[in-house]
Molecule: Bacterial RNase P class A
Organism: Smithella sp.
Parts: sequence; C1' cells; structure tokens
RNA sequence: CAAGAAGAUCAGAUGAUCGCCGGCGGAGAAAUCCGUCGGAGGAAAGUCCGGGCUCCGCAGGGCGGGAUGGUCGCUAACGGCGACUGGGGGUGACCCCAAGGAAAGUGCCACAGAAAAUAUACCGCCACGCGCAAGCGGGGUAAGGGUGAAAAGGCGAGGUAAGAGCUCACCGCUUUUUCGGCGACGAAAAAGGCAGGGUAAACCCCAUCCGGAGCAAGACCAAAUAGGGGAACGCUUGAGGGCUGCCCGUCCGAUGUUCCCGGGUAGGGUCGCUAGAGGAAGCGGGCAACCGCUUUCCCAGAUGAAUGAUCAUCGCCUGGCGCGGGGCAACUCGCGCCAGGAACAGAACCCGGCUUACGAUCUUCUUGUGGC
Repeated sequence: CAAGAAGAUCAGAUGAUCGCCGGCGGAGAAAUCCGUCGGAGGAAAGUCCGGGCUCCGCAGGGCGGGAUGGUCGCUAACGGCGACUGGGGGUGACCCCAAGGAAAGUGCCACAGAAAAUAUACCGCCACGCGCAAGCGGGGUAAGGGUGAAAAGGCGAGGUAAGAGCUCACCGCUUUUUCGGCGACGAAAAAGGCAGGGUAAACCCCAUCCGGAGCAAGACCAAAUAGGGGAACGCUUGAGGGCUGCCCGUCCGAUGUUCCCGGGUAGGGUCGCUAGAGGAAGCGGGCAACCGCUUUCCCAGAUGAAUGAUCAUCGCCUGGCGCGGGGCAACUCGCGCCAGGAACAGAACCCGGCUUACGAUCUUCUUGUGGC
C1' cells in the first nucleotide's frame, strides 16, 4: 500500500434573527401577551418476538392450534443475550448452524440404473458341463466397470477357482466399563465382524411454554339516546350474549335480543401521559451476558399532530494547486489557498430485544505485494 476480520465512538459546534410545542412565574375580564426553562433517534422505522400496564367473570377440564428445540447461565420475560460443547466454512484474523427423535408408525427418494431398502446382478471375474471354434447353459461371486445426490462399512494384506469381515492390522461404527467435566460432551480401555441408506424448514412422536383483546386499552365530564313504524327469534323445555377456535362446564338473560326504516345529540374536553426493569459517575462481584451498593441528575409529551428556517464563524470529509518536514526508498506527515460535499431518517402508552436502512472516524488483528 492492497484485500479482508472483529469491535468502539460520533451523528457537527457556537452566535444572531424570525418562528413552533410544552412546563413554571407574571399581566389581563377574556382572547392573548411578557419573562424563563426544556424540546427526537441509533435506528424514533418494520411492527417480527418478549414483558409491564389496562379491561374482559382470575380464565376450570378435554380436543384442536401456535411457538421453541445442544448444554450451563443471565433476565421481568423472550424465539433475545453470554460462555461453552458438537458440526461446517475460510490460507488466516474469524465466521455460520431450527443442533431432540429415522430400531413408534406412515409417506417420499425424480431421471439414470440390474437394484433406492423384504436388496439385487447389466458388463465383468471364476470353475463346471456342452461345442472343432465363436459361443451357449445352469451355477458361484460382488473385488473391478457402469448408473446416480445417495449403492448395504473404508483401506491394505492374507486367503480363494474367482471372491467376500471369510480372517487379520489400522480407521470408522455399536455395546460395556473407567476417568475428567455441574452439563452438553471429551479421553482411554475392553468386547462385538458390522446390525437399522437418506429425508422430520414431510406427516408424525417427545419435551417445554402460551387465556383473550389491546392506549381507538380503560376511567371521568358535557350533550344526546325524545316520540315512532316494521320484521325475525324467544319467555325457564332459554332467543341471544360473555368466558378461547370447538365441546363440556359456568355466568347474564324476559320492561328480552337482533335487524331494517325514520328521527335526534355529538363530530368534543379532562385523565391515562410519562420518575422509569430510568440516565451518569465511582466502587465491588462475575471469563462474559449481567448483578449489587453509594452518590448524583430529571431528560419531549404533540393530537389537522410542535421539535424548524436563514445567515455568519469554526470544525469534519473529498479533489486540485502551492510551501515545508521525515525516510536509503516505496511512501508519509503538517500548513496555506481555492472549489465542492455532509447520509439514513421523524417520537405518538412505556420498556427489553431482533431485523432492516445509513454517513464518517478510530482501535486491534489477518493475509498478500512492493521497498529497505
């Protein structure tokens, strides 16, 4: 210098002018005005997952449904995070994995191929019989060839007519034991000649978790629901509704329920609403996620929806030019001037995550090339 890997930080600053929203104080009968303080994000986004909070009658049983899936931990909880184990990828820094069960059962495995799971035999190899011979016949075999994504342990030696775990060594596999580890798992030894190919992001089985709806939750205030017409169902042998999609069960239910026609009121206000699993600093525990203690701070709350615009100076980045410095060199550092640029994006009850979008800088590390 090039190509990469992992992580961290920031998201321009200050001032002036003109505006917007909210709190507090003051003035005013009110509208409103004055002063002062505060006023978006790392993702406020997607609304994917989890929790708080609120209501439904605390939500029981069965069926169904959904989610997750190595181990140990963290947490309010999670499908999140941390550490570790196993597997996979990369020369490497490092990265990725829905990673339970295929001897519970069912299904599927295209094409090719003899055969795709009760194994089988196309070419070949082998001895035997027949034939002058080419070859043919019934057998043996699965080492070699061929097909395929995948072919019934691999590989070498012995053995044999040719072969074959038929026998043996090594590797793999299965079982058992011992040791290490909280555990996933790892290591070693012995025995067994080798038994069940793959697929569960196919049905399914196993384990764990899940009541529903959501701030348009929900509460209050103001006004109104007047007076009517019609239809259907039902009145304890229960219409309809709530509780979970269904069933059981249970509760409300007769001045009943649902629908249509027509009429009326409102097109609102207040609360919920932001002090919280909160921020910062220090100390301590833990490899870490995270936890504990002390001190300190108060930091948006709109709803036709505020948080903005312009200018100046400084800072940042890119390019060009000039000057100066360092180094043997490749190269690099600093200063000045000019020109240009500055991303993704916009709270709506709150919080923890995930994912996606996106600009710049810095740190550590890896591989390679060139120079010395």